[in-house]
Context: one part of a larger RNA
């Protein structure tokens, strides 16, 4: 000199864009943060309103709550405790692998059965919750049929990047499904119109390919200590088996005695890694806040279940610590999600608004959910911009300070005159951010069809921020400047007070009666809505 997620002191007008618990991965009151689908299924209120023959009926309404079932909950969000490791970065391998939803292409979607929740009844319990009996549905569950391909076993041939890859082929075995919704009458049946008919869309099953995501393996790279020198028995390798989507001591049995190490094993300490960030001419050094990628964790420790995917932050089970409820028998909980509280600390924000936009989950859609996100609030925490007036104005006014008493300086500074109106205040207007959805119109495709459906074009709702930004008019120089320093380094000097005292100080040092270094004043210098100090890095 530069920088900062800073803090402290003094001061403080406005705006834009960012950033904001670095400490206790400490404990948490309260609210919200993951639901959705009635076009999968059965059941189905109360209140309210209307009518009434007072029995009831209709609307709300097949609505709400709940249940079975599907998909999601493994994303998004937080934190950095652990981890010196294939955790990360980079370059590869997988002929050793998986991949829900999505896209493309092919085939199929036939027939049957038994349950169970909800519901009703009985019972236990303080509660949380639970037991038994009875009824019922499905795209829930289980058989049967069909079996191209896939898979398994045994063979043959060809190709290749040659461990288990790809292709052709023979035989045997095994394995599948589910419906829902809309429309129509060309064919068939009854002949109004409907259906077991036709058709469209969404699904379901199976196969191939893609895309995306993930698993595993390997080379190389990046901290400190040798006052850590030897370490290792599933250890190193083999055979066989188990396990996994998959290789492998991953695990087990048996066999062998290996494996690592001064190019630092093993041990200890510290630490999430990277793109980057800061500094520096660079080489390098330091660092890893915000943003982005990866990893790990979710009160502590352990475990599996479900699932395409978890050994799962707002799931389950066990153990522990802590907190709470209890009828003492037993139960409930997990903010390192967003706000917020206590505590710790030098120190870090609102228990706000909205799903309008972007994105996500579910849904055919309307839509619902979304503390992701978009915004607003607080904080000079940072960067940037603007203002606190502009021009003229010398009897160089008064006052202050200094003085050699002549004057000098504050100083064009003020006053005064002429203007301007950013910010502030008042009045009026007033956004972009919105793309489209439902619906309507036109065209094309599917089709028997001018129906339905799909696609394209045109039209056509919706704004939290916010009456905000911005624009116009009016108003008055009126409401808006401080902080540090002035001995040298280092830009800036005198007076008074004090008298090695009080004090200053980054280093040198200053102060003991003329202190340019202490304190005050006048003046000056530097920066400026900030200025200094402290801390840390280069």
């Nucleotide at each position: 000199g530069a920088a900062c997620g800073a803090a402290c002191g003094u001061u403080a007008g406005c705006g834009g864009c960012g950033c904001g618990c670095c400490u206790a991965a400490u404990a948490c009151a309260u609210g919200c943060a993951a639901g959705u689908c009635g076009u999968g299924c059965g059941a189905g209120a109360a209140a309210g309103g209307g009518c009434u023959u007072c029995g009831g009926c209709c609307c709300c309404g097949g609505u709400a709550c709940a249940g079975c079932g599907g998909c999601g909950c493994a994303c998004g969000g937080g934190u950095g405790a652990g981890u010196a490791a294939c955790a990360c970065g980079u370059a590869g391998g997988u002929a050793a692998u998986c991949u829900u939803c999505c896209c493309u292409c092919g085939a199929a979607u036939g027939g049957u059965g038994g349950a169970u929740a909800a519901c009703c009844c009985u019972c236990c319990g303080a509660a949380a919750g639970g037991a038994g009996a009875g009824c019922u549905a499905a795209u829930a569950c289980a058989g049967c049929a069909u079996a191209a391909g896939a898979c398994c076993a045994c063979g043959a041939c060809c190709u290749c990047g040659u461990u288990g890859a790809g292709g052709u082929u023979g035989c045997u075995g095994c394995u599948a499904a589910a419906g829902c919704a809309g429309g129509c009458c060309u064919c068939u049946a009854c002949u109004u119109g409907u259906a077991a008919g036709c058709u469209u869309g969404c699904g379901u099953u199976u196969g191939a390919g893609g895309a995306u995501g993930a698993g595993c393996c390997u080379g190389c790279g990046g901290c400190c200590c040798a006052u850590c020198a030897g370490c290792u028995a599933g250890u190193u390798g083999g055979u066989a088996g188990g396990g996994u989507a998959a290789u492998g001591g991953c695990c087990u049995a048996c066999c062998a005695a290996g494996g690592c190490u001064a190019a630092g094993a093993c041990g200890g300490g510290u630490a999430g890694c990277u793109g980057g960030u800061c500094u520096g001419a660079g080489a390098g050094g330091a660092u890893g806040a915000a943003c982005a990628g990866c990893c790990a964790c979710a009160c502590u420790g352990g475990a599996a279940c479900u699932g395409a995917g978890a050994c799962a932050c707002g799931g389950u089970c066990c153990a522990g610590a802590c907190u709470c409820c209890u009828a003492c028998g037993g139960g409930a909980g997990g903010c390192a999600g967003c706000a917020g509280u206590a505590g710790g600390g030098a120190a870090u924000c609102u228990u706000g608004c909205g799903c309008a936009a972007u994105g996500g989950g579910c849904g055919a859609a309307a839509g619902c959910c979304u503390g992701a996100c978009g915004c607003a609030g607080c904080g000079a925490c940072g960067c940037c911009g603007c203002g606190u007036g502009a021009g003229c104005g010398a009897u160089g006014a008064a006052g202050g300070c200094c003085u050699u008493c002549g004057g000098g300086u504050u100083g064009u500074a003020a006053a005064g005159c002429u203007c301007u109106g950013u910010g502030g205040g008042g009045a009026g207007g007033g956004a972009a951010g919105a793309a489209u959805a439902a619906g309507g119109g036109c065209a094309a495709g599917c089709u028997a069809a001018u129906a339905u459906c799909u696609u394209g074009c045109c039209u056509g709702a919706u704004g939290a921020c916010g009456g905000u930004a911005c624009c116009u008019c009016c108003u008055u120089a009126g409401c808006a400047a401080g902080c540090a320093c002035c001995g040298g380094c280092u830009a800036a000097c005198u007076c008074u007070g004090u008298g090695c005292c009080a004090g200053c100080a980054g280093c040198c040092g200053c102060g003991g009666u003329a202190a340019g270094a202490c304190a005050g004043a006048g003046g000056g210098u530097g920066c400026a809505a900030a200025c200094g100090u402290u801390g840390u890095u280069c």

The part of an RNA shown here (small-subunit ribosomal RNA, 5' domain) has 538 nucleotides and comes from a metagenome. The full RNA is in RNAcentral, with records from SILVA.